[in-house]
The RNA shown here (transfer RNA) has 72 nucleotides and comes from a Candidatus Pacearchaeota archaeon. The RNAcentral record of the sequence draws on ENA. Its mean pLDDT, the model's own confidence on a scale to 100, is 83. Taxonomically the source falls in Candidatus Pacearchaeota (Archaea, Nanobdellati).
RNA sequence: GGGUGCUUAGCUCAGGGGCAGAGCGUCUGCUCGACACGCAGAAGGUCGGUGGUUCAAAUCCUCCAGCACCCA
Numbered sequence: 001g002g003g004u005g006c007u008u009a010g011c012u013c014a015g016g017g018g019c020a021g022a023g024c025g026u027c028u029g030c031u032c033g034a035c036a037c038g039c040a041g042a043a044g045g046u047c048g049g050u051g052g053u054u055c056a057a058a059u060c061c062u063c064c065a066g067c068a069c070c071c072a
Stems, first nucleotide, its partner, number of pairs: 001071007010024004018055001026042005048064002051061002
């Protein structure tokens, strides 16, 4: 330099046009003599940035950034 893939909650990831989710973690309550386990609930996201397409974009397209891999 060329190419491919990825970027979503604190972490690991799903969701690929129409309400943003799961597991783990965190917090509160219940349970227990106490802790752990268990049960119930809650908080936590400008979906990497930018522009475009669309009635509507996390999702499709352009460019930028970061990460990983392949070729040279």